RNAcentral holds the sequence, with entries from ENA.
A computed fold for a 75-nucleotide RNA from a Candidatus Woesearchaeota archaeon, annotated as transfer RNA.
The prediction has a mean pLDDT of 83.
It matches the Rfam family "tRNA". It is annotated as a transfer RNA.
RNA sequence: GGACUUGUAGCCUAGUCUGGAUAGGGCAUCAGCCUUCUAAGCUGAGAGUCGAGGGUUCGAAUCCCUCCAAGUCCA
Numbered sequence: 001g002g003a004c005u006u007g008u009a010g011c012c013u014a015g016u017c018u019g020g021a022u023a024g025g026g027c028a029u030c031a032g033c034c035u036u037c038u039a040a041g042c043u044g045a046g047a048g049u050c051g052a053g054g055g056u057u058c059g060a061a062u063c064c065c066u067c068c069a070a071g072u073c074c075a
Stems, first nucleotide, its partner, number of pairs: 001074007010027004020058001029045005051067005
């Protein structure tokens, strides 16, 4: 230098192929219940504007372009 893959909450992850309207789940955190206490269990809550910017569209996590970061391969 070239090709490809990945980027979604503190961490992990589904959804992307086939655009459709409050972005779902697990762990963790916080509060309550339970318990002599802790753990476990049950209930609830907060936390994302989907790597950044722009475009297409009535509508974008999803399609297109550029860039950023990480990784793999080739030279």